RNA sequence: GGGGCUGUAGCUCAGUUGGGAGAGCGCUUGUAUGGCAUACAAGAGGUCGGGAGUUCGAGCCUCCCCAGCUCCA
Numbered sequence: 001g002g003g004g005c006u007g008u009a010g011c012u013c014a015g016u017u018g019g020g021a022g023a024g025c026g027c028u029u030g031u032a033u034g035g036c037a038u039a040c041a042a043g044a045g046g047u048c049g050g051g052a053g054u055u056c057g058a059g060c061c062u063c064c065c066c067a068g069c070u071c072c073a
Stems, first nucleotide, its partner, number of pairs: 001072007010025004019056001027043006049065005
């Protein structure tokens, strides 16, 4: 320098026909218990790596850039 893959909540990840942004763990509150653990219920938390474009509409499609992994040179 070139090819491929990945980037979504604090962490691990789903979301693949373009229309609802989600799960588990963690966090907060409440209830049960004398208390802890635990169980259940509720809740907070996201510019979907950054920018531009296509579209009525983009996490998803196109282009550029950034970061990580990997292969070739």

A computed fold for a 73-nucleotide RNA from a Planctomycetota bacterium, annotated as transfer RNA. Its mean pLDDT, the model's own confidence on a scale to 100, is 82. NCBI's taxonomy places the organism under Bacteria, Pseudomonadati, Planctomycetota.